Context: one part of a larger RNA
RNA sequence: GAACGAACGCUGGCAGCGUGGAUUAGGCAUGCAAGUCGAACGAUAACCAGUAGCUUCAAGUUUUCGGACGAGGAGUUGUUGGGGACAGUGGCGGAAGGGUGAGUAACGCGUGGGUAACCUACCCCUGAGUUGGGGACAACCCUUGGAAACGGGGGCUAAUACCGAAUACGGUUUCUUCUCAUAAGGGUAGAGGAUUAAAGGUGGGGAUUCUUCGGAACCUGCCGCUUAGGGAGGGGCCCGCGUGCCAUCAGCUUGUUGGUAGGGUAACGGCCUACCAAGGCUUACGGCUAGCUGGUCUGAGAGGAUGGUCAGCCACACUGGGACUGAGACACUGCCCAGACUCCUACGGGAGGCUGCAGUCGAGGAUCAUUCGCAAUGCGCGAAAGCGUGACGAUGCGACGCUGCGUGGAGGAUGAAGGCCUUCGGGUUGUAAACUCCUGUCAUGAGGGAAAAGACGGUGGGGGAAGAAUACUCCUUCGCCCCGAUGGUACCUCAAGAGGAAGCCACGGCUAACUCUGUGCCAGCAGCCGCGGUAAUACAGAGGUGGCGAGCGUUGUUC
Numbered sequence: 001g002a003a004c005g006a007a008c009g010c011u012g013g014c015a016g017c018g019u020g021g022a023u024u025a026g027g028c029a030u031g032c033a034a035g036u037c038g039a040a041c042g043a044u045a046a047c048c049a050g051u052a053g054c055u056u057c058a059a060g061u062u063u064u065c066g067g068a069c070g071a072g073g074a075g076u077u078g079u080u081g082g083g084g085a086c087a088g089u090g091g092c093g094g095a096a097g098g099g100u101g102a103g104u105a106a107c108g109c110g111u112g113g114g115u116a117a118c119c120u121a122c123c124c125c126u127g128a129g130u131u132g133g134g135g136a137c138a139a140c141c142c143u144u145g146g147a148a149a150c151g152g153g154g155g156c157u158a159a160u161a162c163c164g165a166a167u168a169c170g171g172u173u174u175c176u177u178c179u180c181a182u183a184a185g186g187g188u189a190g191a192g193g194a195u196u197a198a199a200g201g202u203g204g205g206g207a208u209u210c211u212u213c214g215g216a217a218c219c220u221g222c223c224g225c226u227u228a229g230g231g232a233g234g235g236g237c238c239c240g241c242g243u244g245c246c247a248u249c250a251g252c253u254u255g256u257u258g259g260u261a262g263g264g265u266a267a268c269g270g271c272c273u274a275c276c277a278a279g280g281c282u283u284a285c286g287g288c289u290a291g292c293u294g295g296u297c298u299g300a301g302a303g304g305a306u307g308g309u310c311a312g313c314c315a316c317a318c319u320g321g322g323a324c325u326g327a328g329a330c331a332c333u334g335c336c337c338a339g340a341c342u343c344c345u346a347c348g349g350g351a352g353g354c355u356g357c358a359g360u361c362g363a364g365g366a367u368c369a370u371u372c373g374c375a376a377u378g379c380g381c382g383a384a385a386g387c388g389u390g391a392c393g394a395u396g397c398g399a400c401g402c403u404g405c406g407u408g409g410a411g412g413a414u415g416a417a418g419g420c421c422u423u424c425g426g427g428u429u430g431u432a433a434a435c436u437c438c439u440g441u442c443a444u445g446a447g448g449g450a451a452a453a454g455a456c457g458g459u460g461g462g463g464g465a466a467g468a469a470u471a472c473u474c475c476u477u478c479g480c481c482c483c484g485a486u487g488g489u490a491c492c493u494c495a496a497g498a499g500g501a502a503g504c505c506a507c508g509g510c511u512a513a514c515u516c517u518g519u520g521c522c523a524g525c526a527g528c529c530g531c532g533g534u535a536a537u538a539c540a541g542a543g544g545u546g547g548c549g550a551g552c553g554u555u556g557u558u559c
Base pairs, nucleotide, nucleotide: 001559002558003557004556006555007554008553009552010551013405014404015403016402017401018400019398020397026361027360028359030358031357032356035092036091037090040089041088047082048081049080050079051078052077053076054075055074056073057072060069061068062067099316100315101314108243109242110241111240112239113238114237115236118235119234120233123231124230125229126228127227128226129225130224131165133163134162140155141154142153143152144151145150170196171195172194173193174191175190176189178187179186180185200223201222202221203220204219205218208217209216210215244288245287246286251281252280253279256278257277258276259275260274261273262272263271291313292312293311294310295306296305297304298303318339319338320337321336322335341352342351343350344349369395371394372393373392377391378389379388380387381386408438409437410436411435418429419428420427421426442500444495445494446493447492448491452486457481458480459479460478461477462476463475464474465473503548504547505546506545507544508529509528510527514543515542516541517540518539524531525530
């Protein structure tokens, strides 16, 4: 000199863009942060409508005045249709997104390769199929245990839930040929045996057939399901090289090193087991520290330091262990066990996990709102409308940083007053002020008022494809409609008026900037040299000057 996720002191007008728990991976009240699908399925509350019965009120009509009929209304029960809440079965998603850096010196990360040793839901392309049956279990009803959490028993029921059967273009397995390869093996062609699938839902249609009159068969779409091959994207595993400090750590190792066989895995492998051999490593082993990288800071560079925000990878989710489900987890807001802690309890037993967003306590020199919205972007589900989303988009707070703007401009000498200095003549503050003429940025008030919106979807018309079709569906095109948290914000216009907006540090040398007074080795200053003991440009105050400026200094850290 530069830099910072900074802190402290004094001061503080506005805007834009960034950025903000670095310490206790300490404890957490409260709310929210993962749902969605009724076009997979059964059942169905409130409510609405129709219909039937019953109760009741009753305009009115008629009357022999006793009554009779009675539109219509209200209530209740049954039933049908609509309606769809809360639950349930089932599917997909809860392995993403979000947080943190405790652990880890490691194939963890970076980089370059290998996988002929592998997996891959959703998505894209292609081929083939989607036949025919069965038995349950929730919900529900009855009953029962418990304070609760949560259960037990009996009965009914649906499905794209579950289970047999059929079929097998294919796949797997066995054998043969050719070829490739690194030994097991990969690819191509062929043979015979065995084994191996599936689920339906929802639109439209007009002849015919059936019909419980609801519909179904039939034709035609869309979304699904099964199987096989390929792709894309994603992942697993292996290897070369690189990636801290300490030798006051010099030897370490028994599943250890290798082999055979078996198990296990998607897959190779001591990954695991049995047997056999006796090997293997050497900056090993041990200790301390640390997430790694793209990058960031500095520097002319080489290098040094660093890894916050953003992006990639890894690891973790109260602590330790374990598996289940699943394409994928050994799973942050899933399960089980143990432990510590907190809470409820009828004392028998239960509940919980903010290193998600806010927020709170604690510790600390120190770090924000218990805000708004799903309008945009993205993600999950859904045919779609849509729903959900503390991701995200926004607003708020903090001069924490960077950038921009302003605090007025021009004129104005009797060089006013006041202050300070003085050799008492004057000098300086100083065109500075007053005063005159202007301007209107920002702030203030009033009026107008965005872009971000493109879509999806709905609707009307034209063209085309498939199709038996003027249905439906799909493609394309021309209109119209619908959607904004921010926000009545940005921006524009008008109004008034210099009005509301300057400080901080330094002035002995380094180092730009000097005098007076006070003090008297005192009080004090200080980055280094050093100042202060009666004329202190070095302490304190004042005037003046210099520097930077909504900041200025100090401290800490890095180069």

Record summary:
This is a predicted structure of a 559-nucleotide part of an RNA (small-subunit ribosomal RNA, 5' domain) from a metagenome. Rfam family: Bacterial small subunit ribosomal RNA. The prediction has a mean pLDDT of 82. The RNAcentral record of the full RNA draws on SILVA.